[in-house]
Context: one part of a larger RNA
């Protein structure tokens, strides 16, 4: 966050599994870069043709691998945790921080593999092995260190340490890609020059995280004692870093009626709800913060995880099988069963907004934007308006004169909201990109920035909105009427049937039952019911 029972026109905005952290078919939710590398099809047009096949184009495209970079964001869920989880203020001289910003300096020269691929092999299938080639901004040496890091020494300075400086030594770095181009020189690739990006190193920001700590955080004492790696030291190991965080010796401590140990419950917060407030209760949508990912345990790349849609290992559990062995995680979106008093579509787009990946076009994006269902909540609006009798018919009541529904219909006379149909028709768009200028730069009229104007780009959606045309036409119910508590009569019934929150009605005139008529009191709702206050 409701559900239920009766009615139910429209429309904006917002909300929608509280129950089984059950179990899951299908689809889709994480890709991206060719401007980092090699390598490279098909069908399909086309011409040849000895009908065996060949050659253009298809195309350096498809798919696939090697490498960077994302995948730790976003997104679910409250299961566990009473704890520095959290909240709110400090500590870190005990620390880390890709991508981004400033900035320092450097980017010389070599090496051997490897996956694709090709061929054999093995298996039911996942999926595996040999063997031979080949590239890299994959990987390994080698040079070269301002400064950083280790070790030695010295020095004044503070917050007194692992901070700061200075001196010696010692080991540690890199990769190119492209755009453009008048000279040189070229093996026609290029070198080389200039821009763009990337790539190392050191220093400083910014962001983010990790640790600690003072306080603040709910219930039982029908939990009173707990504790041996427990409490401290030393003195190693590990962490980016403190630390019994882990080992080794050593001492015997340590926590507790200011509630420790045990138990049961519980993801905290800003808010929310209530109340005039203190204060109760509460933690759903929205931010923030933390756990967690079929259960349990592990490390493993990485800056960064102990990793939702990764690896591995054990477990239930589906599934597949050739019985040898494999596959599998919706508490992403949507949807099935199942539970249950109950909670929606196996939609549209990436056109905005935001992330990823790319020089950039562009690509993915179930984030999100919209859209469909639900009166689930709020808010708006309509369902007509004027007039129209001393007053119709009927209904009911009734002293039988009459009184009420009642200006209510009917009848006249308008309106046109919303609905129907008709035409028009957005905002949300600004960017990138393209064409033509102009401008800076520049050896250059190239690239490259920067400006102008035109084009191009909307899921929503022919939606809002606007305008016409149509007719009172299509649009009111629910619950109550004894006192609390607005609001009354007849019939029936006869302590029966029945009502009912409370007092309590109901046994022959019932304002309390049932039903009518008549009122009352909310209204596209009205009533119960649970639940706070």
């Nucleotide at each position: 966050g409701a559900a239920c029972g009766c009615u139910g026109g429209c429309g904006g905005c917002g909300u929608g599994c509280c129950u089984a952290a059950c179990a899951c078919a299908u689809g889709c939710a994480a890709g991206u870069c060719g401007a980092a590398c090699g390598a490279g099809a098909a069908a399909g047009g086309g011409g040849c043709u000895u009908c065996g096949g060949c050659c253009c184009u298809g195309a350096g495209u498809a798919a696939a691998g090697u490498g960077g970079c994302g995948c730790a964001c976003g997104g679910g869920u409250g299961a566990g945790u009473a704890a520095c989880g959290c909240g709110u203020g400090g500590g870190u001289a005990a620390u880390c921080u890709g991508c981004c910003c400033u900035u320092u300096g450097a980017u010389g020269g070599g090496g051997g593999a490897u996956a694709a691929c090709a061929c054999u092999c093995c298996g039911a299938a996942a999926g595996g092995a040999a063997u031979g080639c080949u590239a890299a901004u994959a990987c390994c040496g080698c040079a070269u260190a301002a400064g950083a890091c280790c070790a030695c020494g010295g020095c004044a300075u503070c917050g007194c340490g692992g901070a700061g400086u200075c001196g010696u030594g010692g080991g540690a770095a890199a990769a190119g890609a492209u755009g453009g181009g008048g000279a040189u020189c070229u093996u026609c690739g290029g070198a080389c020059c200039u821009g763009u990006c990337a790539c190392c190193u050191g220093a400083g920001g910014a962001u983010g995280a990790g640790c600690c700590c003072g306080c603040g955080u709910a219930c039982c004492a029908u939990u009173a004692g707990g504790u041996a790696g427990u409490u401290g030291g030393u003195g190693g190991g590990g962490u980016a870093a403190u630390g019994g965080c882990c080992c080794a010796c050593c001492a015997a401590g340590c926590c507790g009626a200011c509630g420790a140990u045990g138990g049961g419950u519980a993801g905290c917060u800003g808010g929310u709800c209530u109340g005039a407030g203190a204060g109760g209760a509460u933690g759903a949508u929205c931010a923030g913060c933390c756990a967690c990912a079929c259960u349990g345990g592990g490390a493993c790349u990485g800056a960064g995880a102990c990793a939702c849609g990764g690896c591995c290992c054990a477990g239930a559990c589906u599934c597949c099988u050739a019985c040898g062995g494999g596959a599998g995680g919706c508490a992403g979106c949507a949807g099935u069963g199942g539970g249950g008093a109950a909670u929606a579509u196996u939609g549209c787009g990436c056109a905005a907004u935001g992330g990823g990946g790319g020089a950039a076009a562009c690509c993915c994006u179930g984030a999100c934007g919209c859209a469909g269902c639900a009166a689930c909540g709020c808010c708006g609006c309509g369902u007509g308006u004027g007039u129209g009798a001393a007053g119709a018919a009927g209904g009911c009541c009734u002293u039988c004169g009459g009184g009420u529904c009642g200006u209510a219909a009917a009848g006249c006379a308008c309106u046109g909201u919303c609905g129907a149909g008709u035409g028009g028709a957005a905002c949300g768009a600004g960017c990138c990109g393209g064409c033509a200028g102009a401008g800076a730069u520049u050896a250059a009229u190239a690239c490259c920035c920067u400006u102008u104007g035109c084009c191009c780009c909307g899921a929503c959606g022919g939606u809002a909105c606007c305008a016409c045309u149509u007719g009172a036409g299509g649009a009111a119910g629910c619950a109550c009427c004894g006192g609390c508590u607005a609001a009354c009569u007849c019939c029936g019934u006869g302590c029966c049937a029945g009502c009912a929150g409370c007092c309590g009605c109901g046994g022959u005139a019932a304002g309390a039952c049932g039903g009518a008529g008549g009122g009352u009191g909310c209204a596209a709702g009205c009533g119960u019911u649970g639940u706070u206050c």
Molecule: small-subunit ribosomal RNA, 5' domain
Organism: uncultured prokaryote